[in-house]
A computed fold for an 84-nucleotide RNA from uncultured Ramlibacter sp., annotated as Glycine riboswitch aptamer.
RNA sequence: CCAGCUGGAGAGAGGCCAUCUUUUGGCCCACCGAAGGAGCAAACCCUGUAACGGGUGAAUCUCUCAGGUAAAGCGGACAGCAGG
Numbered sequence: 001c002c003a004g005c006u007g008g009a010g011a012g013a014g015g016c017c018a019u020c021u022u023u024u025g026g027c028c029c030a031c032c033g034a035a036g037g038a039g040c041a042a043a044c045c046c047u048g049u050a051a052c053g054g055g056u057g058a059a060u061c062u063c064u065c066a067g068g069u070a071a072a073g074c075g076g077a078c079a080g081c082a083g084g
Stems, first nucleotide, its partner, number of pairs: 001084002004081004012029001014028005030069003036065001037063003043056004
């Protein structure tokens, strides 16, 4: 790093319209962060006398593009177990 098993949160059963056979879709508002994505600290490096400037630079932090918001189901960072 890869796949398997197990555990695994948060947030409107929102309103309207259409569809249909109670499901699916569209729009609007309100929300969530733990798929993914984006941003940045210290530090290091470059330039230079210096200041300024530039580059590399993490996350469960920040943003919320995407995704998600009754239960179920799906997804799910991360953790544990045993493997390649």
It matches the Rfam family "Glycine riboswitch aptamer". Gene Ontology term of the family: glycine biosynthetic process. RNAcentral holds the sequence, with entries from MGnify.